[in-house]
c-di-GMP-I riboswitch aptamer from a soil metagenome, 77 nucleotides, folded computationally.
RNA sequence: AAAAGGCAAACCAGUUGCAAAACUGGGACGCAAAGCCAAGGGCCGUCCAAUUUUUGGACGGUAGCCUGGCCACCGAA
Repeated sequence: AAAAGGCAAACCAGUUGCAAAACUGGGACGCAAAGCCAAGGGCCGUCCAAUUUUUGGACGGUAGCCUGGCCACCGAA
């Protein structure tokens, strides 16, 4: 490069949640790990505190924000 496939953004409907957001169905913007993991950082939400409208702490979310770890199809290499 090719081949077989895979996943599924936004948006819509339903459900859960205070929210962020998640799940199911439809739908495809894209993805060679857009498979899995909340471990580090970032970002988002809730509560509390100090205040200076931000900072810090606790809790929750985001793996399709990045880093990292583990597993993995094809094969010109």

The sequence is in RNAcentral, with records from MGnify.